[in-house]
Context: one part of a larger RNA
RNA sequence: CCUUCAGGUGGAUGGCUCGGCUCAAGAGCUGAUGAGGGACGUGCCAAGCUGCGAUAAGCCCAGGGUAGGUGCAUGGAGCCUAUGAACCUGGGAUUUCCUAAUGGGUCUUCCUAACACAUUUUGUGUGUUGAUCAAUACUGAUCGGGAACGCCCCGAAUUGAAGCAUCUUAGUAGGGGCAGGAAAAGAAAUCGAAGAGAUGCCGUUAGUAAUGGCGAAUGAACACGGUACAGUUCAAACUGAAUCCCACUGGUAACAUGUGGGAGAUGUGGUGUUGUAGGCCUUUUCUAAAGAUCCCACUUGAUCGAAGUUUAACUUUUCUGGAACGUUAGACCAUAGAGUGUGAUAGUCACGUAAACAACGAUCAAAGGAUCUGGAUAAUGGCCUGAGUAGCGUGGGUUGGAAUUCCCGCGUGAAUUUGGGAGGCACCAACUUCCAAAACUAAAUACUUCUUGAGACCGAUAGCGAACUAGUAGGGUGACCGAAAACUGAAAAGUACCCCAAGAAGGGAGGUUAAAAGUGCCUGAAACCUGGAGGCG
Numbered sequence: 001c002c003u004u005c006a007g008g009u010g011g012a013u014g015g016c017u018c019g020g021c022u023c024a025a026g027a028g029c030u031g032a033u034g035a036g037g038g039a040c041g042u043g044c045c046a047a048g049c050u051g052c053g054a055u056a057a058g059c060c061c062a063g064g065g066u067a068g069g070u071g072c073a074u075g076g077a078g079c080c081u082a083u084g085a086a087c088c089u090g091g092g093a094u095u096u097c098c099u100a101a102u103g104g105g106u107c108u109u110c111c112u113a114a115c116a117c118a119u120u121u122u123g124u125g126u127g128u129u130g131a132u133c134a135a136u137a138c139u140g141a142u143c144g145g146g147a148a149c150g151c152c153c154c155g156a157a158u159u160g161a162a163g164c165a166u167c168u169u170a171g172u173a174g175g176g177g178c179a180g181g182a183a184a185a186g187a188a189a190u191c192g193a194a195g196a197g198a199u200g201c202c203g204u205u206a207g208u209a210a211u212g213g214c215g216a217a218u219g220a221a222c223a224c225g226g227u228a229c230a231g232u233u234c235a236a237a238c239u240g241a242a243u244c245c246c247a248c249u250g251g252u253a254a255c256a257u258g259u260g261g262g263a264g265a266u267g268u269g270g271u272g273u274u275g276u277a278g279g280c281c282u283u284u285u286c287u288a289a290a291g292a293u294c295c296c297a298c299u300u301g302a303u304c305g306a307a308g309u310u311u312a313a314c315u316u317u318u319c320u321g322g323a324a325c326g327u328u329a330g331a332c333c334a335u336a337g338a339g340u341g342u343g344a345u346a347g348u349c350a351c352g353u354a355a356a357c358a359a360c361g362a363u364c365a366a367a368g369g370a371u372c373u374g375g376a377u378a379a380u381g382g383c384c385u386g387a388g389u390a391g392c393g394u395g396g397g398u399u400g401g402a403a404u405u406c407c408c409g410c411g412u413g414a415a416u417u418u419g420g421g422a423g424g425c426a427c428c429a430a431c432u433u434c435c436a437a438a439a440c441u442a443a444a445u446a447c448u449u450c451u452u453g454a455g456a457c458c459g460a461u462a463g464c465g466a467a468c469u470a471g472u473a474g475g476g477u478g479a480c481c482g483a484a485a486a487c488u489g490a491a492a493a494g495u496a497c498c499c500c501a502a503g504a505a506g507g508g509a510g511g512u513u514a515a516a517a518g519u520g521c522c523u524g525a526a527a528c529c530u531g532g533a534g535g536c537g
Stems, first nucleotide, its partner, number of pairs: 001535008014522001015487001019458002021455006027448002029145002036099004040053003044076002048072002059092006068080003103112003113129007130143005149180001150178005160167001164213001190196002200227004210218002231440003234386001238270002242268001243263006249256002275417001277385005282379002285376003290373006299366006308357003314330001315346001316329001319326001331348002333337001339351003391412007419435005474481002494521001498508003
C1' cells in the first nucleotide's frame, strides 16, 4: 500500500406522524357594560408553556356525564369525590396594572389629586371627575382594534424602448384616510340606428375599434350567452302646524291616551316626483271596502340547532408465534365492509360508522294584535319641474377616446316646456332618443382571522419560518433579521443482588425482554477513526 474482518464515530435511508399546504362549504365584525394587545402576579414543592386574576390551573347556577380526579408533566405529599367530583355545553360572578385609556401627570406597566356617599373612626370602602360633536335640559353618539377583501386621496423607481427625454414599468409598489360583513355601483339628460331598457360579476366581442418618438407598447364599447334580478324617495308648485322629541301612564311588542316640558313659520307634517311629458291650482263627471305595513308575551306547527344518548353481528376450531388482528375449519350482522385503536393484517374486541333521538334558543308560518289609507276621468287658463349649473374659451391631469373620454384650475356664462341634453370634429335643418345640475336600494361579486370537510398534496434539509418552550433561543443602537430541535419497548418489565474501582464514570458476572431495543435508546448507509488477519514490499 492492497484485500478482508470486527468495532467506533456519524445520522443518510426505510418506516412512522398530535404538523403543515391546497381546495370546497359554512360563517363573518368588535370596543367606554373598557376591546385587541401587553406587564405583573397566581400552584404544597413551580423555571417554561397553558389556564386564571388578590374569589387568581379557579367561584356560583342549569344541563350532560360517571368513577375516578388534582393541565402540559409519568415524582412525592396532602386533599377532593356516589350528599355525584373530574370532564363537556350554556349562563352568571370576580376580572390587579398599562394600553382608545378617559381625574391630572409621566422616558417610568409608575406618581399624585378633588368631590360625593357609606361606614366606622380618624381610618377604610364605593362611586364620580377625558376630549370632540349633538342637545334647552336629562342625556346620547364618536374615539381604538380587525387576516385578506373594498372605496377615496397622494404616488415612485429599477425596467422596456436593445441609448434616452414623450412613452413604458403604472395609477403598480409604497404612504395616508374611511367603511362593512361585504364594499362599491345602480333605476338613463343611457346605448344605439334593428331596437334595447338600473347595477355588478363571468364568458365572448378582441388583442378587434382606437391610442402611440404611429416606436416600444397600450387597448375599450355595443351586440350576444350566462349568473342574479327590484325598485323607490325628495326639492318645487299647492297647503300652512294638521308634525315631531323627552318624561310619566297602559301594553311582551307594534303602538296608544292624557298631562308637563321642548323642537318647529330660516317651514314640522300633508300633497307630489315625470318625457307618449308629468304634477299643482280652478271648474266637471264617475266609482269603491278592501288593501298595505308592522309586532310576537301567551297558543299551534315547521326548519335550524349544545354538550350528548341509543347503536347489529365469533373473542368458536387448527397451526405458528412473546403476543393472533395471520393461517386452517366453520358461523353471523349489515340503512353499519368510513376510519382509528387493540402485543402482527379485525365488518362481528374497543371507540366509532349507518340510522334514530336530544334544549335554552333563533328563524319562518298560522292564529292573535297594532297602525295607516280612497281611486279614476274631462276641460280652460295660470303656476312648478334641481344655476355660477349647462355651454363656451384657455391651461393642465387622465383615458383606447382620436378636434369627438372623464376630471380639475382660471375666465365667461344660458334656457324654462313654444323648454333642454345626446346621437365620437364643427355649424344648420330634419329625424331618433333621453330629461342633468338632489337622495336611497337586496341578490348574483371579492376575501379568509375563524369553523367543518376533503385531497392521483408534503412526510421532519420536505411541508408554514415554526410537527418540539417558535416569531422561541440568538443577533442588531435600531428598523429588522431569525434558527436548530419528532421516534426505547406491547408493557418500564427503565437492569435486583454480587465483584473490580476513588467512583453518581466504566467494566465483569447476573437479571428483564421476542429482541437490549439500555432513557447519548427504531432502522443505523457513506465520509472519517481504531484494531485484528492475510497478501505485496